[in-house]
């Protein structure tokens, strides 16, 4: 930067000792019964990855391109509170309207290919 995904799913044991949950607003929560973090070990998915099964497109062949549905986990990654914890900006509709529900969407962030 492009393209897909983000309401599933998966904890232990060691260092260490204070705040953490990206950022921003307001909540809500985790945390000396030791959080966050960083090590090993396990696991959890299935994004590259392997097989099968079936398709559309271009093309003269050869053969390229897309998109499906099953199965596998040995490799490369990611992941293992809570939806990305909610939310905030914008639009739509609803209502018992300083506001509140619901829905969609931007914008940020994560991951995995490129």
């Nucleotide at each position: 930067c492009u393209u897909a995904u983000c309401c599933a799913g998966a904890a232990a044991g060691g260092c260490g000792g204070a705040g953490g949950g990206a950022c921003u607003u307001g909540g809500c929560c985790c945390u000396g019964c030791g959080a966050u973090g960083c090590c090993u070990u396990a696991g959890c998915a299935a994004c590259c990855u392997u097989u099968c099964c079936a398709g559309a497109u271009c093309a003269g062949c050869a053969g390229a391109u897309c998109a499906g549905g099953a199965a596998a986990a040995a490799g490369g990654u990611g992941c293992u509170a809570a939806u990305u914890c909610c939310u905030g900006c914008c639009c739509a509709c609803g209502c018992u309207u300083a506001g509140c529900g619901u829905g969609g969407g931007a914008a940020a962030g994560a991951u995995a290919a490129g």

The RNA shown here (SAM riboswitch aptamer (S box leader)) has 114 nucleotides and comes from uncultured Chitinophaga sp. Rfam family: SAM riboswitch aptamer (S box leader). Its family is annotated with regulation of gene expression in the Gene Ontology. The source organism's lineage runs through Bacteria, Pseudomonadati, Bacteroidota, Chitinophagales and Chitinophaga. Model confidence (mean pLDDT): 83 of 100.